[in-house]
RNA sequence: AGAGUUUGAUCCUGGCUCAGGAUAAACGCUGGCGGCGUGCCUAAAACAUGCAAGUCGAACGGGCUCUUCGGAGCUAGUGGCGGACGGCUGAGUAACACGUGGGUGACCUGCCCUCGAGCGGGGGAUAACUGCCCGAAAGGGUGGCUAAUACCGCAGAUCUCUGGGAUUCGGUUUUCAGAGUGAACCUCCGGGGUUCGGGGAGGGGCCCGCGGCCGAUUAGCUAGCUGGUGGGGUAACGGCCUACCAGGGCCUCGAUCGGUAGCUGGUCUGAGAGGAUGAUCAGCCAGACUGGGACUGCGAACGGCCCAGACUCCUACGGGAGGCAGCAGUUAGGAAUUUUGGGCAAUGGGCGGAAGCCUGACCCAGCAACGCCGCGUGGGUGAUGAAGGCCCUCGGGUCGUAAAGCCCUUUUCCCAGGGAAGAUAGUGACGGUACCUGGGGAAUCAGCCCCGGCUAACUACGUGCCAGCAGCCGCGGUAAUACGUAGGGGGCAAGCGUUGUCCGGAUUUAUUGGGCGUAAAGCGCUCGCAGGUGGUCCGAUGCGUCGUGCGUGAAAGACCCCGGCUCAACUGGGGGGUGUCGUGCGAUACGGUCGGACUGGAGGCCAGUAGGGGGAUGCGGAAUUCCGGGUGUAGUGGUGGAAUGCGUAGAGAUCCGGAGGAACACCAGCGGCGAAGGCGGCAUCCUGGACUGGUCCUGACACUCAGGAGCGAAAGCGUGGGGAGCGAUCCGGAUUAGAUACCCGGGUAGUCCACGCCGUAAACGAUGAGCACUAGGUGUCGGGGGUAUCGACCCCCUCGGUGCCGCAGCUAACGCGAUAAGUGCUCCGCCUGGGGACUACGGCCGCAAGGCUAAAACUCAAAGGAAUUGACGGGGGCCCGCACAAGCAGCGGAGCGUGUGGUUUAAUUCGAUGAUACGCGAAGAACCUCACCCAGGUUUGACAUGCAUGUGGUACAGAGGUGAAAGCCGACGGACCCUUCGGGGAGCAUGCACAGGUGUUGCACGGCCGUCGUCAGCUCGUGCCGUGAGGUGUUGGGUUAAGUCCCGCAACGAGCGCAACCCCUGUCGCCAGUUGUACUUCUCUGGCGAGACUGCCCGGAGCAACCGGGAGGAAGGCGGGGAUGAUGUCAGAUCAGCAUGGCUCUUACGUCCUGGGCCACUCGCACGCUACAAUGGGCAGUACAGACCGUUGCGAAACCGUGAGGUGAAGCUAAUCGGAUAAAGCUGUCCUCAGUUCGGAUUGCAGGCUGCAACCCGCCUGCAUGAAGUCGGAGUUGCUAGUAACCGCAGGUCAGCCAUACUGCGGUGAAUACGUUCCCGGGCCUUGUACACACCGCCCGUCACACCACGAGAGUUGGUAACACCCGAAGUCGGUGAGGUAACCGUUUGGAGCCAGCCGCCGAAGGUGGGACCAAUGAUUGGGGUGAAGUCGUAACAAGGUAGCCGUAUCGGAAGGUGCGGCUG
Repeated sequence: AGAGUUUGAUCCUGGCUCAGGAUAAACGCUGGCGGCGUGCCUAAAACAUGCAAGUCGAACGGGCUCUUCGGAGCUAGUGGCGGACGGCUGAGUAACACGUGGGUGACCUGCCCUCGAGCGGGGGAUAACUGCCCGAAAGGGUGGCUAAUACCGCAGAUCUCUGGGAUUCGGUUUUCAGAGUGAACCUCCGGGGUUCGGGGAGGGGCCCGCGGCCGAUUAGCUAGCUGGUGGGGUAACGGCCUACCAGGGCCUCGAUCGGUAGCUGGUCUGAGAGGAUGAUCAGCCAGACUGGGACUGCGAACGGCCCAGACUCCUACGGGAGGCAGCAGUUAGGAAUUUUGGGCAAUGGGCGGAAGCCUGACCCAGCAACGCCGCGUGGGUGAUGAAGGCCCUCGGGUCGUAAAGCCCUUUUCCCAGGGAAGAUAGUGACGGUACCUGGGGAAUCAGCCCCGGCUAACUACGUGCCAGCAGCCGCGGUAAUACGUAGGGGGCAAGCGUUGUCCGGAUUUAUUGGGCGUAAAGCGCUCGCAGGUGGUCCGAUGCGUCGUGCGUGAAAGACCCCGGCUCAACUGGGGGGUGUCGUGCGAUACGGUCGGACUGGAGGCCAGUAGGGGGAUGCGGAAUUCCGGGUGUAGUGGUGGAAUGCGUAGAGAUCCGGAGGAACACCAGCGGCGAAGGCGGCAUCCUGGACUGGUCCUGACACUCAGGAGCGAAAGCGUGGGGAGCGAUCCGGAUUAGAUACCCGGGUAGUCCACGCCGUAAACGAUGAGCACUAGGUGUCGGGGGUAUCGACCCCCUCGGUGCCGCAGCUAACGCGAUAAGUGCUCCGCCUGGGGACUACGGCCGCAAGGCUAAAACUCAAAGGAAUUGACGGGGGCCCGCACAAGCAGCGGAGCGUGUGGUUUAAUUCGAUGAUACGCGAAGAACCUCACCCAGGUUUGACAUGCAUGUGGUACAGAGGUGAAAGCCGACGGACCCUUCGGGGAGCAUGCACAGGUGUUGCACGGCCGUCGUCAGCUCGUGCCGUGAGGUGUUGGGUUAAGUCCCGCAACGAGCGCAACCCCUGUCGCCAGUUGUACUUCUCUGGCGAGACUGCCCGGAGCAACCGGGAGGAAGGCGGGGAUGAUGUCAGAUCAGCAUGGCUCUUACGUCCUGGGCCACUCGCACGCUACAAUGGGCAGUACAGACCGUUGCGAAACCGUGAGGUGAAGCUAAUCGGAUAAAGCUGUCCUCAGUUCGGAUUGCAGGCUGCAACCCGCCUGCAUGAAGUCGGAGUUGCUAGUAACCGCAGGUCAGCCAUACUGCGGUGAAUACGUUCCCGGGCCUUGUACACACCGCCCGUCACACCACGAGAGUUGGUAACACCCGAAGUCGGUGAGGUAACCGUUUGGAGCCAGCCGCCGAAGGUGGGACCAAUGAUUGGGGUGAAGUCGUAACAAGGUAGCCGUAUCGGAAGGUGCGGCUG
């Protein structure tokens, strides 16, 4: 410090995710030791039990025990001090609660320190105790006795209060008068205690400035509320309380309300700024079962009191008791958090004079890897690289010096001995601990996660979109480095992973440090209050700002330095640092404020100018429609074509007249005006703004603008008019599968006017307003000036507006570019992933429609912008091709052949399936082939190699038997090579390795092939352009069959393709020639050459390429044909031709064999053959090829047979012999238009041939039989010349053949092409794109189903905080006090004072009530989201087939359609 993820690729925007650190953690697997820390985050839930606050006999009386009789000790009670500290928790609290800095002249302060003064003299009670009584208990009542440092008078020092005076700014200080207050003693004789006053220290109370959460879908809040006066109250100021008076106080700089939360030092993270957090430690606050209250006290209540409530416990039912958010512990909740331990030895606290007592504060120990830190599980050597595992191409590699073995050490561990510091006199829980010494023995000790990319680490097997993984992208559908296991590897290590949370990365809320034309984002426009900002000069001030000093910013933590535990963690000491703080002094540039001045900003005045700027009233002509009339006759209208409609009751057409409404042709222009919306005939009236010029005036008056106000197209709404044309809805007609549309005919609202609403648009320049600065060029509108002139005709300068091009610069790019999207400043608005959602709820506005404001759950890993390359378009341009057209012959109909689908079957083996499968693999299925089926055999095998063993009557051969065959049984016969003579080889047998598979995967592959396509394309190097994908070159102008060539050009070259080189053919020459010919030429065969190159001429063209014509020539402008197939595409075809990885079968999925099947047959399709006849058929005669084949072959002559064929055997290894008569043709003759003398299917009979064998299932012959068919619907194929068509011949395969197929060969031999609009395919350029699996693409909405979250909903339930009223505990205060009453007075009757009781105000809880807010739930309902293969359509993306989109209205199953206005994206 970055990385992954949107795309085919790219750049950008933008979200999601990861790597880091941290943690009071938890969970999974694992677990040796020590040190230091930490340990209920949830139920402020409930708590059994024990302990956590007592102490003082030197305050007091009594009791008890002991006693040496001197005394000592213990103690319930009275009394004092302490239980306001310490310890726990974070519920509440958004507050002067906290932090920080101040104030207190408005206050308090026990114990402690210090200074000063005092402790004189009296009195009355009471607990304990004792008697009696009540009660279950807790407790209580009553009579009697008694003490004090308990209580009460008096004296005086003193202090306080009130009033007056002095002092002070002020209540400090001081003086006078009046009233009140006022002590205690104990002793061990050292002292302690106590009272009053002054001071101090420490601790508090109160007040103030500033600082630190969210929500405006909370905008107004407030009645003691703000202030005053009197009174009360407090330690103290104060509406703190009360009476009266006034009407204030707070708030957009966010009051009030709601939600959340203890605050801080700090902690975590971060480069920092910041963000998050507030465990442990420390400071403050708050709380103590919930709520209320006072008492005591210096101070107030966790382990005090009273009351109410909830809960728990005891009870004799009458009443009582209790409060772990102290330490342990229990239950519950929860993913989750410890021992009912030891000790007061240390530190600290309470009491005490002290000894001492108490102390779950604390110090220790225990439990927990919960965290941090440290240590160990050994070190060295050791290659036969052991065994074993895993992988393997079988060679080997790897685990791996790893192990074993040998040598060594002893941290840890075990045993034994010594043994601390912590303690200053004594005292040590920890602890026989740390540590030290000796001995023993490698001994006791390694796991976890990961290995597709990010991200470090790869193989095998298993699995087969299953099981599973996953942080993101994504893996898994038979070769998974991604699942599971193993081996190996990587990382960390007593831990390792996972999950949760926080910060970081995220400049992804942007102060540092972002944006808004098209990515999210400029309010539709203007005015304008608050607010923010503000021209030039001078002076003042010193608020901001800056400098410096002082104070403070606790300690701890963090950083630096030094030190202590063996190191570290941990810890001690020192230093530095830390602020929107306070304060003193200083500076005065800039900003502010105050004062003065200026004219450049702004405004005014004067003189001109242009204009569809606005409002009102009136007028005008053209056109449409309607009405009346004339002429006139059959149509008109409308469309792609029609129809509905109108018209013989006279339309349309045409002429005249009239009515009415709306809009204003031409001018008219990227021209004008306006803030925007918007504004267009003419005239008049009223009115706003702008521009130009001016030596005029004011003197900063300015800019922007949250709220607010006004204006605001179209549609729409209300009331009333108006209504010609147009025209949502609607009604018809068409179109269509449908057509709620597009097209046509009608036509309502509306469109128009007046008044009032609405307040939205793609209200757009998708670009807020203002000011300034920063090259130019060119047009145009309005004004001014200069020059010049007859004239502003031109030319030049300038101000304002409006366009285009363009430098710098900016931008992701496109683009912007003085009218900025450049460079700066000021102010406002707005954005923060997509969907949900221009939505819900709430609020405001509206008559309504609806508008404005505006979420969340849930869901996705993207959604986007610009540009690139392709592909595509019912986009465009140019150009090719038998692509169309023009022709010829066909196919599609018939019968038959073949292939295929389907069906059938025991099997009908398999593959090929649009073009690019279908007379294809198959250039030969009766057996074989053969892969299929039935049945029968066989198991080292039908075939190969190796090893071991055996074998001489072995190999081989095999009569015969059985059987369908294979096979099985098996008599007779019977070997070979080498030899060292032992034997070995071959063969055979048995066994083991292995063979074998047409089993599977063509989506694991090689090879080969098809196709686009014989199309003209496909690329590279260097350079240049671009951030980049990429472009350029290869585009352009010509030309060509061609990226063929020429010219031009930021390109210059090159490669694969094209062409040429090769073969055949056409002409000629030369050479040779057997078996050809007739002797030589010649023909022919074979070989070698020549010839054609736009070379020549004319014309066209840049005078280039080239094109048109001509001459010559056998041939011209690539002469004709073939071979030849670029980069690539189709996961195209083939594992069944071959080869081959993986998988799979192994007495079978191998192999052998018999028979069957591949030939089935209702049907569909494809390719063919033969035909339908007379340019034909039959018969007879007769002519002319080329190529090819032949020795298990071709087979002549001759003879036999009607024929197939047979007999026969000559010749031929072939220019020699044979196949072999070519046929169409020609000549002659018959048939005469018919299901025929056409056609030949089908069937019967008789034969021939091949073959082991023609039943399933061959071919041929003869005779007989003679079917469909009379030229073929929609549609569709081939062919441009020796071509099509017609005609025959040959070959391969092959015993034969289902060949009409295929591959070749020759014979006869046409027609047509105007042309490129259209169909198909293709090439190049360009354009649009939401496509990239690329239009067989993408994609929208309803409906149906499943799941999820949310809204509405008659309501229901619960909670929270207020309000009104009722009731009203405890208690303070006030009143009363006829009842009660020791201290004082008085002298006895009483009084003062006090108390009970009663009354009143306030008052918690409770009750009643109507509202508010929140949450949960609710029949039903609404839309939304999500979900491999549901339904309907086709809305959008291409001109998406009606351009799309926005607002609005209306209609429709749905996307959507239509009207009106707007936008171009």
Molecule: small-subunit ribosomal RNA
Organism: soil metagenome